[in-house]
RNA sequence: GCCGGUUUAGCUCAGUUGGCAGAGCAGCGCAUUCGUAAUGCGCAGGUCUGGGGUUCAAGUCCCCAAACCGGCU
Repeated sequence: GCCGGUUUAGCUCAGUUGGCAGAGCAGCGCAUUCGUAAUGCGCAGGUCUGGGGUUCAAGUCCCCAAACCGGCU
């Protein structure tokens, strides 16, 4: 230099054909227990990497950029 992949909650990751942003773990509260752990119930937590475009509507489609990973030279 060329090609491909990834980027969504604190962490690991889903998100189908463009139409309400989700799960597990972690955190907080309550229940349970003599107490702790475990377990059950609930709560909170998001500028979906950044910018632009298409669209009534974009995490999703298109373009540019960035970070990380891999391959080729």